The prediction has a mean pLDDT of 82. This is a predicted structure of a 71-nucleotide RNA (transfer RNA) from a Minisyncoccota bacterium. Rfam family: tRNA. Rfam links the family to the GO term triplet codon-amino acid adaptor activity. It is annotated as a transfer RNA. Lineage of the source: Bacteria > Bacillati > Minisyncoccota.
RNA sequence: GCGGGAUUCGUAUAAUGGUAGUAUGUAACCUUCCCAAGGUUAAGGCGCGAGUUCGAUUCUCGUAUCCCGCU
Numbered sequence: 001g002c003g004g005g006a007u008u009c010g011u012a013u014a015a016u017g018g019u020a021g022u023a024u025g026u027a028a029c030c031u032u033c034c035c036a037a038g039g040u041u042a043a044g045g046c047g048c049g050a051g052u053u054c055g056a057u058u059c060u061c062g063u064a065u066c067c068c069g070c071u
Stems, first nucleotide, its partner, number of pairs: 001070007010024004018054001026042005047063005
């Protein structure tokens, strides 16, 4: 230098253009004499910038970081 892949709550990981889920963690409450376990509820997320579209995590382009291969 060239090609390919990944980027989503604290962590891990789904989502075939139409309200962004799940597990775990966190907080409050319930349960218990206390702890643990269990139950209920809540907060917290689409790498960044443009474009297409009535509507974009999703499609297109650029860019950043990381990984793999080629040279």